Overview
This is a predicted structure of a 329-nucleotide part of an RNA (large-subunit ribosomal RNA, domain IV) from alpha proteobacterium BAL199. Its Rfam family is "Bacterial large subunit ribosomal RNA". Gene Ontology terms of the family: structural constituent of ribosome and ribosome. The sequence was found in a public genome assembly.

Context: one part of a larger RNA
């Protein structure tokens, strides 16, 4: 000098990204317990009190024939200690936000998480040699010894309240019309050769599917959801008018948000003092409805703010005890 531990005046988070790490609480009996709540929970909520030993009473439960024996409650009296769940072993605890409903999985070796997953919703394909999948374009197997309450694929994700408008673009689905269009069919006409009869080559018209175009629906398909100018008897604002473009111009419900550049917006709250925090405005650079939209009771080794206890984290460091360095004998 470190390491691991123990203890520490007075303070009591004043450290720090941040109470990280240590303290701390811890068991078992009574008393007692908000808020909200899907009524089950929230709960061991929070908070207080008691708890060794001797003794006498009472009640009691097992064995016994009985004397007894092992024990269980509850009460009165006392004894000692700083300390009685006396070592061990063993919950810190409220309040608010933000994600995810919830138990659940997961980056074997830097992420356990607001990712995944999950029941519950919806959309779609599949009528049975089933779609879908593996397989040489096989055989044959799964699907499944199931049969649309069933089986694929996809997208959301417990519940509540809901899930607006746009089919112009993609894509999917339907459309006995019509346009295009390959082989092929068709053969008007030409050429080459030959006396000829044939042989051959090229070929108009008109025929000829899917696709494509073309009509149509479809958005819990892939996706889109304006601009500008004026306008009420203070003023600012514009319920209201004008114009221009679209496929249709953001509905409800949230909004400086895990989304706000300007920003530490601007008011409230909380501190003495708050770029975070949490209530609230709306000026949404660039929220918004199953790439779901807004709450939500429990739950989370998840995150943010705060407050009670408690503390060498810190003010400011000491001290011991092992255990290592190093240095000297």
């Nucleotide at each position: 000098c470190g390491g691991u531990g123990u203890u520490g005046a007075a303070g009591g988070a004043a450290c720090u990204c941040g109470g990280c790490a240590a303290a701390a609480u811890c068991c078992c009996c009574c008393c007692g317990u908000a808020a909200c709540u899907u009524c089950g929970g929230g709960a061991g909520a929070a908070g207080g009190g008691g708890g060794a030993c001797c003794u006498c009473c009472a009640u009691u439960u097992g064995g016994g024939c009985a004397a007894c024996c092992a024990g269980a409650u509850g009460g009165g009296g006392g004894u000692g200690g700083c300390a009685c769940a006396g070592a061990g072993u063993a919950g810190g605890g409220g309040g608010u936000g933000g994600c995810g409903a919830c138990u659940g999985u997961u980056u074997a070796c830097u992420a356990a998480a607001a990712a995944c997953a999950c029941a519950g919703g919806g959309c779609u394909c599949u009528g049975c040699g089933a779609a879908g999948u593996c397989g040489a374009c096989a055989a044959g197997a799964c699907g499944a010894c199931g049969u649309a309450u069933a089986g694929g694929g996809u997208c959301u994700g417990a519940c509540g309240c809901c899930u607006g408008c746009c089919c112009g673009g993609u894509g999917c689905c339907g459309g006995a019309a019509g346009g295009u269009u390959a082989a092929g069919a068709g053969g008007a006409g030409a050429g080459g050769u030959g006396c000829a009869a044939g042989c051959u080559u090229c070929g108009a018209a008109u025929u000829g599917a899917a696709g494509c175009c073309c009509c149509g629906g479809u958005a819990a398909a892939c996706g889109g959801c304006g601009g500008c100018c004026g306008u009420a008897a203070c003023u600012a604002u514009a319920a209201c008018g004008g114009u221009c473009c679209u496929a249709a111009g953001g509905u409800a419900g949230c909004g400086a948000a895990a989304u706000u550049c300007c920003u530490u917006g601007u008011c409230g709250g909380g501190u003495a003092a708050g770029u975070u925090c949490c209530g609230a405005c709306c000026u949404g650079c660039a929220c918004g409805a199953a790439u779901g939209g807004c709450g939500u009771a429990a739950c989370g080794a998840c995150u943010u703010c705060c407050c009670c206890g408690c503390u060498g984290u810190c003010u400011c460091c000491a001290a011991c005890a092992c255990c290592g360095g190093c240095u000297c004998a």